[in-house]
Molecule: transfer RNA
Organism: Oscillospiraceae bacterium
């Protein structure tokens, strides 16, 4: 240097261009003497970062940054 991939809540992971969700973990209930387990609930997100296209981007375009793969 040239090529591919992934990059969304504290983790792990979805989402067909049409309101970004679950699962866990934290927290708050209920149950128990207490706790754990189980059930309930609320919260938690500029979807890496900047442009662009579109009525409408996490999805598509282009530049870029980290990582991992492969060419050489």
């Nucleotide at each position: 240097a040239g090529g591919g991939g992934a990059g969304u809540g504290g983790c792990u992971c979805a989402a067909u261009g049409g309101u970004a969700g679950a699962g866990u973990u934290g927290c708050g209930g209920u149950c128990u003497c207490c706790a754990a387990a189980a059930c309930c609930g609320a919260a938690g997100g500029u979807u890496g970062c900047a442009g662009g296209u579109u009525c409408g981007a996490g999805u598509c375009c282009u530049g870029u940054c980290u990582c991992c793969c492969c060419u050489g």